[in-house]
RNA sequence: UUCCGGGAUUGGGGGUGGCCGUAACGGCCUGAGAUCAUACCCCUCGAACUUGAACGGACCAGAAUCCGCGGAAGGAAAUCCCGAAUCCCUCCG
Numbered sequence: 001u002u003c004c005g006g007g008a009u010u011g012g013g014g015g016u017g018g019c020c021g022u023a024a025c026g027g028c029c030u031g032a033g034a035u036c037a038u039a040c041c042c043c044u045c046g047a048a049c050u051u052g053a054a055c056g057g058a059c060c061a062g063a064a065u066c067c068g069c070g071g072a073a074g075g076a077a078a079u080c081c082c083g084a085a086u087c088c089c090u091c092c093g
Stems, first nucleotide, its partner, number of pairs: 001085002004083007011043004017029005049074003055068004
């Protein structure tokens, strides 16, 4: 020094849906997380999450799931430590 690997600190961003029963509430589905929080995920190397979008196709009990849309438009970071590789300088042979 780095389109390299890992970690720490502080700070920040984010979602909480679908189906069934009848509102409370309960059950079921997917998921890391399904409404509260000391959890979970993500922070530009950004597919966490939002918008398009109750989108198009498949499938399904379903707006869930998969594919497309799509690297489309947006989207929240600084500092430090360890390792690896590389470069430079010095010393010794």